[in-house]
Context: one part of a larger RNA
RNA sequence: GCCUGCGAGUUAAUGUAUGUGGCGUGCUUAAGUGACUCAGUCACGGAGGCCGAGCGAAAGCGAGUAUGAAGAGUGCGUGGGUUUACCCGUUGUCGCAUGCAUUAGACCCGAAACCGUGUGAUCUACCCAUGUCCAGGUUGAAGCGGCAGUAAAGUGUCGUGGAGGACCGAACCGGUGUACGUUGAAGAGUGCUCGGAUGAGGUGUGGGUAGGGGUGAAAUGCCAAUCGAACACGGAGAUAGCUGGUUCUCCUCGAAAUGCAUUUAGGUGCAGCGUUGUUUGUUUACCGUCGGAGGUAGAGCACUGAAUGGGCGAUGGGCCUUCCCGGGUUACUGACCUCAAUCAAACUCCGAAUGCCGACGGUCCAAAAGCAGCAGUGAGACAGUGGGGGAUAAGCUUCAUUGUCGAAAGGGAAACAGCCCAGACCUACUGCUAAGGUCCCUAAGUGACGGCUAAGUGUAAAAGGAUGUGAAGUCACGUAAACAGCCAGGAUGUUGGCUUAGAAGCAGCCACCAUUUAAAGAGUGCGUAACAGCUUACUGGCCGAAUGUGAUUUUGCGCCGAUAAUGUAAGGGGGCUCAAGCCGUCCACCGAAGCAUAGGGUUAGCGCUACUUGGUAGCGCUAGCGGUAGAGGAGCGUUGUGUGCGGGGUGAAGUCAGAACGUAAGUCCUGUUGGACUGCACACAAGUGAGAAUGCAGGC
Numbered sequence: 001g002c003c004u005g006c007g008a009g010u011u012a013a014u015g016u017a018u019g020u021g022g023c024g025u026g027c028u029u030a031a032g033u034g035a036c037u038c039a040g041u042c043a044c045g046g047a048g049g050c051c052g053a054g055c056g057a058a059a060g061c062g063a064g065u066a067u068g069a070a071g072a073g074u075g076c077g078u079g080g081g082u083u084u085a086c087c088c089g090u091u092g093u094c095g096c097a098u099g100c101a102u103u104a105g106a107c108c109c110g111a112a113a114c115c116g117u118g119u120g121a122u123c124u125a126c127c128c129a130u131g132u133c134c135a136g137g138u139u140g141a142a143g144c145g146g147c148a149g150u151a152a153a154g155u156g157u158c159g160u161g162g163a164g165g166a167c168c169g170a171a172c173c174g175g176u177g178u179a180c181g182u183u184g185a186a187g188a189g190u191g192c193u194c195g196g197a198u199g200a201g202g203u204g205u206g207g208g209u210a211g212g213g214g215u216g217a218a219a220u221g222c223c224a225a226u227c228g229a230a231c232a233c234g235g236a237g238a239u240a241g242c243u244g245g246u247u248c249u250c251c252u253c254g255a256a257a258u259g260c261a262u263u264u265a266g267g268u269g270c271a272g273c274g275u276u277g278u279u280u281g282u283u284u285a286c287c288g289u290c291g292g293a294g295g296u297a298g299a300g301c302a303c304u305g306a307a308u309g310g311g312c313g314a315u316g317g318g319c320c321u322u323c324c325c326g327g328g329u330u331a332c333u334g335a336c337c338u339c340a341a342u343c344a345a346a347c348u349c350c351g352a353a354u355g356c357c358g359a360c361g362g363u364c365c366a367a368a369a370g371c372a373g374c375a376g377u378g379a380g381a382c383a384g385u386g387g388g389g390g391a392u393a394a395g396c397u398u399c400a401u402u403g404u405c406g407a408a409a410g411g412g413a414a415a416c417a418g419c420c421c422a423g424a425c426c427u428a429c430u431g432c433u434a435a436g437g438u439c440c441c442u443a444a445g446u447g448a449c450g451g452c453u454a455a456g457u458g459u460a461a462a463a464g465g466a467u468g469u470g471a472a473g474u475c476a477c478g479u480a481a482a483c484a485g486c487c488a489g490g491a492u493g494u495u496g497g498c499u500u501a502g503a504a505g506c507a508g509c510c511a512c513c514a515u516u517u518a519a520a521g522a523g524u525g526c527g528u529a530a531c532a533g534c535u536u537a538c539u540g541g542c543c544g545a546a547u548g549u550g551a552u553u554u555u556g557c558g559c560c561g562a563u564a565a566u567g568u569a570a571g572g573g574g575g576c577u578c579a580a581g582c583c584g585u586c587c588a589c590c591g592a593a594g595c596a597u598a599g600g601g602u603u604a605g606c607g608c609u610a611c612u613u614g615g616u617a618g619c620g621c622u623a624g625c626g627g628u629a630g631a632g633g634a635g636c637g638u639u640g641u642g643u644g645c646g647g648g649g650u651g652a653a654g655u656c657a658g659a660a661c662g663u664a665a666g667u668c669c670u671g672u673u674g675g676a677c678u679g680c681a682c683a684c685a686a687g688u689g690a691g692a693a694u695g696c697a698g699g700c
Base pairs, nucleotide, nucleotide: 001700002699003698004697005696006695011104012103013102014101015100016099017098018097019096020095021094022093023092026050027049028048032044033043034042035041036040054061055060064076065075066074067073079088080087081086082085107245108244110242114235115234116233117232118231119230125209126208127207128206129205130204131203132202133201134199136168137167138166139164143160144159145158146157147156148155172196173195174194177192178191179190180189211227213223214222215221220229248635249634250633251632252631253630258271259270260269261268262267272377273376274374275373276372277371278370279369280368283367285363286362287361288360289359290358291357292356298350299348300347304344305343306342308340309339310338311337316332317330318329319328320327321326380405381404382403383402384401385400386399387398388397389396410421411420412419425600426599427598428597430596431595432594436590437589438588439574440573441572445587447586448585449584450583451582452581458576464560465559468557469556470555471554472553473552474551475550476549477548485542486541487540488539489538491515492514493513496510497509498508521536525534526533601625602624603623604622605621606620607619608618609617610616611615636689638686639685640684641683642682643681644680645679646678647677654673656671657670658669660667661666
């Protein structure tokens, strides 16, 4: 890993709701007792319980009661409704079944832990007692002796001696570095290397210390491959707002990821949203008309503030005058007022569209509300729009509003939960369309007409840049001959003044006149040290256009700007240029589980028929039938029990095979194998359905 088997909402009590049954001139027994055909059934048993009246804290009173001084008022009660004398309705209790709740392990598996009682020092830590072990080599302390020396010593020297947590190095103990090993030869090793090796040394045997503890040359180390608190059993099915798992089928409806609160934030309570029953019976929804409230978008500056420039100029300051009062002046300050132009979520003289509230009418087999049972949800995601936060960042975050996904398949967007189209009951080798498409891949136009683009733009991007090109304007010049080109002129006062070493049109500053002229700047750009030189504005000539030339505005499509990591890789590809690109107009076609057509199923409503107590069945019409959590309904199958009816050695159950039946769970039949049990109908009771739980056991 596979196969087979096992494997999870149970049981009891109490309560509540629904269904159903008994009794109701209330219902019911419990313990217990008796009888019998004795795990049971029947009978007895009224003790007790619920209901029949409420109110009050209670005493208590009672269709009333409590409060209160009260015949007041008010609360609760006296069944409900109103057409006020009519209508509607009512019980309760005891079983059974089912849903749910509570208490219990309470759907199943799962902790780490806590507590109790014991077992462990054969491993290891330390201690006690008693034994044992340490090849060989080296160094040579104290002491002692001889000699030298001294007044005597100290001292020196030569011997002797054999000290040391001394030295080198086996056994022994350790474990430094490294390689290997890493499903190992080994649940800690092996090789090489390395530390200690007479000591705080190693080691044998026996003994001691025990878990809220011991021991520790101290690492939270060690206490039997286990240690921030050992192990075994028990409390024990601890608890787990957490994770995982939870077993047959079909039918109807179908959510939420929000608000408030929470030692609360991944939990829970109430509300919201779902479902089932019941009651009301159009109350709901949409549209139309009418009537309302409001201060958003926009706009505005009338208030509150912000804010720019001008005018006027109070006040204050400076200066002059002045004994004081005052006066004059000012390139300072600059209120108020005024002119022009602005801004605002917490400004408003104004002010929509939508939305919201209400009334009436209409449409509509479409809902809505109350009560009761049962939930789930309370992590949302993206997209469009209006805002806040952020950086007018984020597949960001947080509100509002709508949609989709969630819980939605199908078609399109190459692929692509949240985008576009569209909501799948089933069948069909039928038709029409949506979005999107129609050269080939690839279903359908190499469709029609009119333009644009030359960039493969299309098939990614900005500020900015440019005689790209199309369209629409405006202005200027133009046979009194333009634009471009060519020929010629482009002068004089004057080298203007200043500055400067120099400054002559041309470093810089100031001025920028005048004359001669067809025209010529006190000079447009090169250039010189300064001059010179070249050129230009400006003028004449040559040429020859008149749909010419120049400038400018708006606009369509293009160009540059343009740079990334495995390989083209920014049309899905081939490929495409009067297009297979872009813009406009038109026709046709393709295209989905949409719509239609034909047949069938099922649910709900309505109608008819049959049998009828409720109701059930059949037929017809209309409408519906995506679906997670979840609610509701109907069934299939397994084991056993009761009653009835069956089958079986002329072959039961089980096995295997098969083109049968049923919407499904499933069922029947035939054959095969098998060799002794077994089925159907109705009712009842459950150890009642397996693919998942790192499930459990076995086999392979």
A computed fold for a 700-nucleotide part of an RNA from Pogostemon cablin, annotated as large-subunit ribosomal RNA, domain II. The RNAcentral record of the full RNA draws on SILVA. Model confidence (mean pLDDT): 84 of 100. It matches the Rfam family "Bacterial large subunit ribosomal RNA". Rfam links the family to the GO terms ribosome and structural constituent of ribosome.